[in-house]
Context: one part of a larger RNA
Molecule: small-subunit ribosomal RNA, 5' domain
Organism: Metalysinibacillus jejuensis
RNA sequence: GGACGAACGCUGGCGGCGUGCCUAAUACAUGCAAGUCGAGCGAAUGAAAGAGAAGCUUGCUUCUCUGGAUUUAGCGGCGGACGGGUGAGUAACACGUGGGCAACCUACCUUAUAGAUGGGGAUAACUCCGGGAAACCGGGGCUAAUACCGAAUAACUCCAAGCACCUCCUGGUGCUUGGCUGAAAGACGGUUUCGGCUGUCACUAUAAGAUGGGCCCGCGGCGCAUUAGCUAGUUGGUAAGGUAACGGCUUACCAAGGCAACGAUGCGUAGCCGACCUGAGAGGGUGAUCGGCCACACUGGGACUGAGACACGGCCCAGACUCCUACGGGAGGCAGCAGUAGGGAAUCUUCCACAAUGGACGAAAGUCUGAUGGAGCAACGCCGCGUGAGUGAAGAAGGUUUUCGGAUCGUAAAACUCUGUUGUAAGGGAAGAACAAGUACAGUAGUAACUGGCUGUACCUUGACGGUACCUUAUUAGAAAGCCACGGCUAACUACGUGCCAGCAGCCGCGGUAAUACGUAGGUGGCAAGCGUUGUCC
Numbered sequence: 001g002g003a004c005g006a007a008c009g010c011u012g013g014c015g016g017c018g019u020g021c022c023u024a025a026u027a028c029a030u031g032c033a034a035g036u037c038g039a040g041c042g043a044a045u046g047a048a049a050g051a052g053a054a055g056c057u058u059g060c061u062u063c064u065c066u067g068g069a070u071u072u073a074g075c076g077g078c079g080g081a082c083g084g085g086u087g088a089g090u091a092a093c094a095c096g097u098g099g100g101c102a103a104c105c106u107a108c109c110u111u112a113u114a115g116a117u118g119g120g121g122a123u124a125a126c127u128c129c130g131g132g133a134a135a136c137c138g139g140g141g142c143u144a145a146u147a148c149c150g151a152a153u154a155a156c157u158c159c160a161a162g163c164a165c166c167u168c169c170u171g172g173u174g175c176u177u178g179g180c181u182g183a184a185a186g187a188c189g190g191u192u193u194c195g196g197c198u199g200u201c202a203c204u205a206u207a208a209g210a211u212g213g214g215c216c217c218g219c220g221g222c223g224c225a226u227u228a229g230c231u232a233g234u235u236g237g238u239a240a241g242g243u244a245a246c247g248g249c250u251u252a253c254c255a256a257g258g259c260a261a262c263g264a265u266g267c268g269u270a271g272c273c274g275a276c277c278u279g280a281g282a283g284g285g286u287g288a289u290c291g292g293c294c295a296c297a298c299u300g301g302g303a304c305u306g307a308g309a310c311a312c313g314g315c316c317c318a319g320a321c322u323c324c325u326a327c328g329g330g331a332g333g334c335a336g337c338a339g340u341a342g343g344g345a346a347u348c349u350u351c352c353a354c355a356a357u358g359g360a361c362g363a364a365a366g367u368c369u370g371a372u373g374g375a376g377c378a379a380c381g382c383c384g385c386g387u388g389a390g391u392g393a394a395g396a397a398g399g400u401u402u403u404c405g406g407a408u409c410g411u412a413a414a415a416c417u418c419u420g421u422u423g424u425a426a427g428g429g430a431a432g433a434a435c436a437a438g439u440a441c442a443g444u445a446g447u448a449a450c451u452g453g454c455u456g457u458a459c460c461u462u463g464a465c466g467g468u469a470c471c472u473u474a475u476u477a478g479a480a481a482g483c484c485a486c487g488g489c490u491a492a493c494u495a496c497g498u499g500c501c502a503g504c505a506g507c508c509g510c511g512g513u514a515a516u517a518c519g520u521a522g523g524u525g526g527c528a529a530g531c532g533u534u535g536u537c538c
Stems, first nucleotide, its partner, number of pairs: 001538004006534005013385006019378002021343001026341003030338003035078003040075002043072002049066008085296003095220007104213002109209007117151001119149002126141006158179009186201006222268003229259003234256008271293004275286004298319005321332004349375001351374003357371001358369004388418004398409004422479001423475006432465001438459007482527005487508003493522005503510002
């Protein structure tokens, strides 16, 4: 000199864009943060409308029947493995980089081929009974499905045998034969001679793609040798089990190996990287925000479901803590967004909206979304603007100083002439919106045809921010400057007070009676809505 997620002191006008618990991975009141689908299913609810009856205040009210919009507790499907947070652990194939899998998986999506036949038994909801303070639980009965279970059919799957081709060690690919194995007869439309046909979505099998993961390996990135030996599933083999898959991953048996001064083992510290800061570079330091990966979710352990978890707002067990209790038993997990207490030098609103982008579900309308988009607070940072401009010597008054002549603040002020950036008032007023759905029309593959699908055009509509940005008009110099320094380094000096006292200080040092070094004043220098100090890094 530069930099900062900074803090402190004094001061403080505005705007834009960013950033904001670095400490206690401490404990959490309250609200919200993951739902959705009635076009899967039974059931419940039952609006509009229509018909009938009764009452009478003759045009309302009530009741019954039809009707079926709407809404939903439950079963079922998909999603709660994404998104969001934190950095405790981890010195490790965790990360970075480059490879390998002839040792693997992949829901939804895309392409292609084939299929979707015919049956069965339950169960929640509901109802009845019982237990319990509650959380909730048990028993009897009824019922449905895209819930569940057999059978048929069928493979390119798997197993066994044979043949051909290829190769990267174990092998891979293709063909033939024998054996094993699947589904929802679904939903909503159109049409119908009620047999069916057909469209969209959903479903099943197989092959391939895409996406996302899993495993293995080479190399790389830290401190201590005042840590020198470490290891028994340890190292290897055989066999079996297990996994999506290789493997001591696990087990039995056999052998005695394996690592290490090129630093094993131990201890300490630490999430890693793209990047960021500094530096001419080489290097050195850091790992906030943003992006990628990993790990964790009160602490420890475990599995279930599922394409995917050993699962932040799922389950079970143990523990600590908090809460409820009828003392028998239960409930909870902010390292999601706000917010509270505590800790600390120190870090924000219990805000608005799904309008945009993205996500989940749905045929769609749409619903949900503290992701996200915005607003609020904070000079915390960067950038920009302003606090006026021109003329103006009687060098006014006043302050300071003085050798008493003067010098200086100083064109500075006043005064005159302007301007209106900001501000104030009034008026106008966005872009961000592309859609989707609906209606009408046209084209297109398919169908016997229609409906529907896909593509395009027109109409119709959707803004939290926000009456915000911005624009126009009017108006007043009016409302807007401080901080630090002035002995040398280092730009900038005098007076008074003090008298080795009070004090200053980054280093040298200053102060003991004329202190340019302490304190105050005037002046000057530097930076400026900031300035200075402290801390850390180069």